[in-house]
Background: A computed fold for a 1395-nucleotide RNA from an uncultured bacterium, annotated as small-subunit ribosomal RNA. Rfam family: Bacterial small subunit ribosomal RNA.

RNA sequence: GACGAACGCGAGCGGCGUGCCUAACACAUGCAAGUCGAACGAGGCCAUUCCUUCGGGAAUGAGUCGAGUGGCGGACGGGUGAGUAACACGUGAGCAAUCUAUCCUGGUGCGGGGGAUAACCCGGGGAAACCCGGGCUAAUACCGCAUGGUCAAGAGAUCGGCAUCGGUCUUUUGGGAAACGUGGCCUCUUAACAAUGCUACGGCGCAGGGAGGAGCUCGCGGGCUAUCAGCUAGUUGGUGAGGUAACGGCUCACCAAGGCAGCGACGGCUACGGGGUCUGAGAGGACGACCCCGCACAUUGGAACUGAGACACGGUCCAGACUCCUACGGGAGGCAGCAGUGGGGAAUAUUGGGCAAUGGCCGAAAGGCUGACCCAGCGACGCCGCGUGCGGGAGGAAGCCCUUCGGGGUGUAAACCGCUGUCAGGGGGGACGAAAGAUCUCGGGAUGAACAAUCUCGGGAAGUGACGGUACCCCCAGAGGAAGCACCGGCUAACUCUGUGCCAGCAGCCGCGGUAAUACAGAGGGUGCAAGCGUUGUUCGGAAUUACUAGGCGUAAAGCGCGCGCAGGCGGAUCUCGUAAGUCGGAAGUGAAAUUUCACCGCUCAACGGUGAAGCUGCUUCGGAUACUGCGGAUCUGGGGACCGGUAGAGGCUGGUGGAAUUGCUGGUGUAGCGGUGGAAUGCGUAGAGAUCAGCAAGAACACCCGUGGCGAAGGCGGCCAGCUGGGCCGGAUCCGACGCUGAGGCGCGAAAGCGUGGGGAGCAAACAGGAUUAGAUACCCUGGUAGUCCACGCCCUAAACGAUGGGCACUAGGUGUGGGCGGUAUUAAUCCCGCCUGUGCCGUAGCUAACGCAUUAAGUGCCCCGCCUGGGGAGUACGGUCGCAAGGCUGAAACUCAAAGGAAUUGACGGGGACCCGCACAAGCGGUGGAGCAUGUGGUUCAAUUCGACGCAACGCGAAAAACCUUACCUGGGUUUGACAUGUCGGUAGUAGGAAACCGAAAGGGGCCCGACCCCGCAAGGGGAGCCGACACAGGUGCUGCAUGGCUGUCGUCAGCUCGUGUCGUGAGAUGUUGGGUUAAGUCCCGCAACGAGCGCAACCCUCGCCCCUAGUUGCCAACGGGUCAGGCCGGGAACUCUAGGGGGACUGCCCCGGUUAACGGGGAGGAAGGUGGGGAUGACGUCAAGUCAUCAUGGCCUUUAUGUCCAGGGCUACACACGUGCUACAAUGGCCGGUACAAAGGGUCGCAAACGCGCGAGCGGGAGCUAAUCCCAAAAAGCCGGUCCCAGUUGGGAUCGCAGUCUGCAACUCGACUGCGUGAACGCGGAAUCGCUAGUAAUCGCGAAUCAGCAGGUCGCGGUGAUACAUUCCCGGUCCUGUACUCCCGCCCGUCA
Repeated sequence: GACGAACGCGAGCGGCGUGCCUAACACAUGCAAGUCGAACGAGGCCAUUCCUUCGGGAAUGAGUCGAGUGGCGGACGGGUGAGUAACACGUGAGCAAUCUAUCCUGGUGCGGGGGAUAACCCGGGGAAACCCGGGCUAAUACCGCAUGGUCAAGAGAUCGGCAUCGGUCUUUUGGGAAACGUGGCCUCUUAACAAUGCUACGGCGCAGGGAGGAGCUCGCGGGCUAUCAGCUAGUUGGUGAGGUAACGGCUCACCAAGGCAGCGACGGCUACGGGGUCUGAGAGGACGACCCCGCACAUUGGAACUGAGACACGGUCCAGACUCCUACGGGAGGCAGCAGUGGGGAAUAUUGGGCAAUGGCCGAAAGGCUGACCCAGCGACGCCGCGUGCGGGAGGAAGCCCUUCGGGGUGUAAACCGCUGUCAGGGGGGACGAAAGAUCUCGGGAUGAACAAUCUCGGGAAGUGACGGUACCCCCAGAGGAAGCACCGGCUAACUCUGUGCCAGCAGCCGCGGUAAUACAGAGGGUGCAAGCGUUGUUCGGAAUUACUAGGCGUAAAGCGCGCGCAGGCGGAUCUCGUAAGUCGGAAGUGAAAUUUCACCGCUCAACGGUGAAGCUGCUUCGGAUACUGCGGAUCUGGGGACCGGUAGAGGCUGGUGGAAUUGCUGGUGUAGCGGUGGAAUGCGUAGAGAUCAGCAAGAACACCCGUGGCGAAGGCGGCCAGCUGGGCCGGAUCCGACGCUGAGGCGCGAAAGCGUGGGGAGCAAACAGGAUUAGAUACCCUGGUAGUCCACGCCCUAAACGAUGGGCACUAGGUGUGGGCGGUAUUAAUCCCGCCUGUGCCGUAGCUAACGCAUUAAGUGCCCCGCCUGGGGAGUACGGUCGCAAGGCUGAAACUCAAAGGAAUUGACGGGGACCCGCACAAGCGGUGGAGCAUGUGGUUCAAUUCGACGCAACGCGAAAAACCUUACCUGGGUUUGACAUGUCGGUAGUAGGAAACCGAAAGGGGCCCGACCCCGCAAGGGGAGCCGACACAGGUGCUGCAUGGCUGUCGUCAGCUCGUGUCGUGAGAUGUUGGGUUAAGUCCCGCAACGAGCGCAACCCUCGCCCCUAGUUGCCAACGGGUCAGGCCGGGAACUCUAGGGGGACUGCCCCGGUUAACGGGGAGGAAGGUGGGGAUGACGUCAAGUCAUCAUGGCCUUUAUGUCCAGGGCUACACACGUGCUACAAUGGCCGGUACAAAGGGUCGCAAACGCGCGAGCGGGAGCUAAUCCCAAAAAGCCGGUCCCAGUUGGGAUCGCAGUCUGCAACUCGACUGCGUGAACGCGGAAUCGCUAGUAAUCGCGAAUCAGCAGGUCGCGGUGAUACAUUCCCGGUCCUGUACUCCCGCCCGUCA
């Protein structure tokens, strides 16, 4: 796109079409084939006449009715598609092998007789259907006779052809026809016209021609299946006979043994065929409703009769099944005709009208019949057309939807105003289709004796319509009656809200849904179609996805394991040769109509229809052409083969033969182990192993040579010798003369394993046994070991039988190895160089390829032949066949299932892969943690609550740089509701708000004599504001979502990386740059390079410490001078020094030597306070971890609103069987304790730091100088040093715990602070597995300060004092580069077991 459709929702009208695809299932009822009285006899009715016994009878007849005899028709028309794979159909031929009623045409004839019979009457049988007997009768019914052309046989003549033969003519013999009816008339016959006469028309016989129809034959064409390979007895042919309209084995007898088949016989399955229909660019593919042609069938099967025609849908007979009637004896029936019924089914219509038209049958005709047909009815089943209104109408009503709350959308849509009048509705008018025939009439003609009759031509008249009062036309009324369906994640046109929360559901494919879903459901809006729209089914297309047009097979599916070769396919050069099958022009015939296309025309348009043209790509015949192919002929040598001469080789087969090794046996020597492994054990060995020497035996295999070396078709072939034998290559150019290539079937060969029989058996070694390994280990490893491996003969027939690449021929740049042969040149020669042929490798151009790659050994370019492929799994399985002894091989499906399976390449990540380098990564070392007690955080548990967050590194002395109340978010209880806090609106308000004390209360809060306001305007009165009270908008939330977010932060990682532009390469992802060689702390720099540049990072610029200089000189400093003190920069003074804090200098591989590539750079040195980034800090690329934080803050969404808000008291965050992290103090003598004594830095201080002095053992108290601080204070630094003591012990180590007594802060130290004194004096004696930090002023050790803070520091952040160790890069961890990959990611991949 299409449909004979069906289903869902929805539905106004008309036209034209179309409508049982299923049960060729069964059928009630009606109708569908009759007609002719002008073939015939009898009868009824009617009319007229006559007669009448009035009951009726007779005759005649324009008429009319039904049965019978007879004729024609019932073989057409209509239905269906069961069967049929066939000369059934289509197409084209043929019949010299045929028939044909009615019709047309021309010719001729129709003479004369005869006997019956139905109807009818009588009788009989039967329930019926129907039948029997007797009697009468007619014909266009039936039967002889006459005539006779045709026909048959024989003879003759002539013409023709296509093999059998055909036509025409003459003649002989033989057989052999007929029917009459109606009208008219008296010319002829006749007595008459009544006719046996004439005439017209109709009819009949005969033979001929035609038209149309039928029968038969042949070429070609159109299904599937080989998992159907052989079929055939009237089978194939002959002779004769029979039969037919006719040929023929069609039938029969006899004879012969043929016929068909891989170009698919036979069988199975399916199927009416064609014109055409749908689709498609076409070629094709699928289909065969309606219409047309052909065939077949008519309940199933069989058979004939009649007839021109049938083996007969509405005929007959027989048989079967079924249905019906029956008096049980017998009968009747056939809707696949039109309607209709039941049934089946997803599903398919009225028991309608009419013969008016077209057509058919009968008839002389009128006419009759006609479910053919023409119409109508039902169904949107399809196609086509029309309508459901048109114009105006707001910056745009309401409602609804969305919203950033401003607004936006529906939307000119509606309302409203104006207008129109299709369709439907009402009223009125109203067709075409109808003109013939017949009748009447007028005129002409023919026949005829005829002015009868009949026929014929022309004009006129009247009459005929089922559809139907329909189409069409006019009028009336009035926007009034007339819109839905699907879709809106991508494909694919159309987006938001709400609900839902992997539920409910959607889904054509991909896929949506787990709390913000454009994908579910609803809504608003939108998109697309529209009286329809969707869905389902089917089919073609897209699909070049069966490839004829027009595909492939190295790795994606696909080359048979290899050869020989029948059929088949294809095939070298030359010829002025022949032929003309293929091929190409021409002509003729045919290719029905419809359909299709084009033009024009008719229905208002269209659908539909009419006329004409084209087309129908085909087949046949005749005639022509001869380039190419074929066929025939002739010739040739290039393909191919033969011959001669050489030559290499693990080519094959057979027989022989050699040494090394292994194992076994015998003997010698000899002693304790051997063997084996990652390490072991099993095993062997004191009965003497292993080792070693000699000898013997056996079997198998042939080291070195050995080589991308050779040979072979492949499998494959390896010591040496001989015999037999195949093939190749090179040279020669003697012979043959296309003898060739390929090859379905077929035949042969075919590794290993395996099988049969018989040998053989050293080593090795499935199975098996043992030992190990392991969670297990039916494995990998070890010790043994049987088939087998070997030989002969016979099977098997497979393979990663691989170059994963079938064979042949030709053509298409090169370079470089190597095997064989030959030639040229040089040479004495070996040999080198050059060249040719033939093998075998590597690299590479063009070209090809999806890429990888291939590339004269093609996977390039062509030709020929064969094999094979068509998504993955199921499955190389099942069934069948065939082969095999078996194992099994070959051939080889389907159901079902999946949305992939797969190839090549890319980027990353990963690896129990590699290379290189780096990092406190290991190692070296120092000190710790893990053990103890305590502190602190966390888990867990507990609890009314123990608020919350943080969870490997990168949570856990973390948020918290301070939880007794507060903090505080938690719990219990008590209050409160415009709120503790913000903004706005409205109303109210002066003794108002607020407030000390008493009072109630735990507090919040309540209460309250009394006190008692504020700002602005205004003289005042008064007004306004604030405050307060009340109401309303709203506030509030540490409630949820860090997986909706911003911001900030952690981490990889201060690692050296991450990218871009342009260019280049690649189909592309992407690559290159950024890789490589060096070098660096560094993608740092240098060199190279299809890259050249650039950005973010690195480094530098910034701060600080280290040296110097300048400036400045108080509160800091004090060298010189002076003064002064016990002492002291204390004083005068100084500006040198230290220091302070501002500025500057200094370091750059700058210099020298060496190395390196002349580079970058590295090593060493000089100078220098400092040397190769001088130390430290700040600084954190692209990104990763849905990392962390909604509880800092901000913020979307959701939730809450007398509570999840807010206020208060008390409690909790401090719990405690336990577990972990981080710390402190220790375990002691490098120590503890006591006494003495020395030296810092950086900070802080007025709500503060606080000196001296006094008191207290002490915490501290009193005190208050000084200090807003280089001035005063905190403040003592401590380790250290000096001296003393302790004497290795749970101690004079250690200080937990507990008791008592105190101090300080604070409203308040019970839960729950710190400190002091006295007493107590626990664990702990250096810490398992494991694990952490650190490379220099670092670790370790020692103290000091600060923030937080009323108080509380073992934590944190700072400061200084003392002050160590490191071979090296194998391994562990992390990182960089390369590589592999079936991973795209640890939310991974994979294996097994159980459920």